This is a predicted structure of a 384-nucleotide RNA (Bacterial RNase P class A) from an Acidimicrobiia bacterium. A source record names the gene rnpB.
RNA sequence: UGAGUCGGCCAGGCGGCCGCGUACCGGCUUGACCGGUCCGAGGAACGUCCGGACUCCACAGGGCAACGGUGCUGGGUAACGCCCAGUCGGGGUGACCCGCAGGAAAGUGCCACAGAGAACAGACCGCCGAUGGCGGGUCAAUCUCCGGAGUGAUCCGCACAGGUAAGGGUGAAACGGUGCGGUAAGAGCGCACCAGCAUCCGGGGGGACCCGGAUGGCUUGGCAAACCCCAUCGGGAGCAAGGUCAGACAGGGGGAGUGCGGCCCGCACGCAGACACCCCCGGGUGGACCGCUAGAGGUGACGGGCAACUGUCACCCGAGAGGGAUGGUCGCCACGUGCGCGCGAGUGCACGGACAGAAUCCGGCGUAAGCGCCGGCUCACCAC
Numbered sequence: 001u002g003a004g005u006c007g008g009c010c011a012g013g014c015g016g017c018c019g020c021g022u023a024c025c026g027g028c029u030u031g032a033c034c035g036g037u038c039c040g041a042g043g044a045a046c047g048u049c050c051g052g053a054c055u056c057c058a059c060a061g062g063g064c065a066a067c068g069g070u071g072c073u074g075g076g077u078a079a080c081g082c083c084c085a086g087u088c089g090g091g092g093u094g095a096c097c098c099g100c101a102g103g104a105a106a107g108u109g110c111c112a113c114a115g116a117g118a119a120c121a122g123a124c125c126g127c128c129g130a131u132g133g134c135g136g137g138u139c140a141a142u143c144u145c146c147g148g149a150g151u152g153a154u155c156c157g158c159a160c161a162g163g164u165a166a167g168g169g170u171g172a173a174a175c176g177g178u179g180c181g182g183u184a185a186g187a188g189c190g191c192a193c194c195a196g197c198a199u200c201c202g203g204g205g206g207g208a209c210c211c212g213g214a215u216g217g218c219u220u221g222g223c224a225a226a227c228c229c230c231a232u233c234g235g236g237a238g239c240a241a242g243g244u245c246a247g248a249c250a251g252g253g254g255g256a257g258u259g260c261g262g263c264c265c266g267c268a269c270g271c272a273g274a275c276a277c278c279c280c281c282g283g284g285u286g287g288a289c290c291g292c293u294a295g296a297g298g299u300g301a302c303g304g305g306c307a308a309c310u311g312u313c314a315c316c317c318g319a320g321a322g323g324g325a326u327g328g329u330c331g332c333c334a335c336g337u338g339c340g341c342g343c344g345a346g347u348g349c350a351c352g353g354a355c356a357g358a359a360u361c362c363g364g365c366g367u368a369a370g371c372g373c374c375g376g377c378u379c380a381c382c383a384c
Base pairs, nucleotide, nucleotide: 001380002379003378004377005376006375007374008373009372010370012333013332014331015330016329017328018327020040021039023037024036025035026034027033028031042355046366047365049364050363051362052361053360054238055237056236057235063267064266067234068233069232070231071230072086073085074084075083076082087101088099089098090097091096102229103228107227108226109223110222111221124168125167126164127163128162131161132160133158134157135156136155137154138153139152140151142149143148176194177193178192179191180190181189195219197216198215199214200213201212202211203210204209242290243289244288245287252281253280254279255278258272259271260270261269297316298315299314300313301312302311303310304309335352336351337350338349339348340347341346
């Protein structure tokens, strides 16, 4: 200098004018009024995907079954499917990154296309053809009507039966790899070494797991984001929760006969009981207030911890709605980029600033995106 990787930070500032919303103050013309003052979005306020606080329901640290979530280990946390540290597997030259990471020798199921065969395998090409079969040659003894005939041994051929998983070919995957022996050809068929598996032993670690050794049968495919098994967790609905006050209508009509109990099913449990409870139709209201924003809150220092995080102390913290506001424009300055001028410090002009936007509140994750800024580390090249 270039390429990359990881982490952190910002989300411009000041002023003028115009405008929006609540609260408060003032005015008179008492209004959806006017004037003034204070305050008024984010790193994601977003998606609403997880986890909680809080509230109500049948109090829910009742049970079984079912259903659903999660799934290496240890830690953090109010909790989590999140975070941190590690283990294992994979990718990268590397910094570093990714993982939907329990069990496939418990059972069931599936494995497209291609291929002969896809899971107690499979003969398409190839190889062999030991054994049997067919054809032929030679030899031997036997029989003979002297032409031959069958039998036995041996050799050659065919590739009909058959053997073969070494080689080819198909495939994501073809039932361990290499070598020697062996064989008709072959094959864990036998053996040696290697890989892997199971069991056992020793050592290390808190654990996932790692290192080493012995024995064994010679070898067991993949998918659990298929059912399933194992472990573990889970009651439901949500601030339009829920409550108080005020007001309105008709306790009007019909149905069921036990009904209901905030997803569903059964048991168990509970509530109400013929003016009840439940369902349907019909009628009315659709106002105000509480909940409501100081909280698992933020910043700093010190202490603990590799870290996530946590303890103590100090300081700080003015959206809170009617599902409704929080903006625009101009000037100056700052920042970045480009072009130009200047030896240089600098300077002139132009351009640029996104995504988005509270509504009960927190912790995460995911997604969106800008002018950008800072730092650690890696690789390559060059110079000293």

Source information: The organism belongs to Acidimicrobiia, within Bacteria. The sequence is in RNAcentral, with records from ENA. Rfam family: Bacterial RNase P class A. It is annotated as a ribozyme.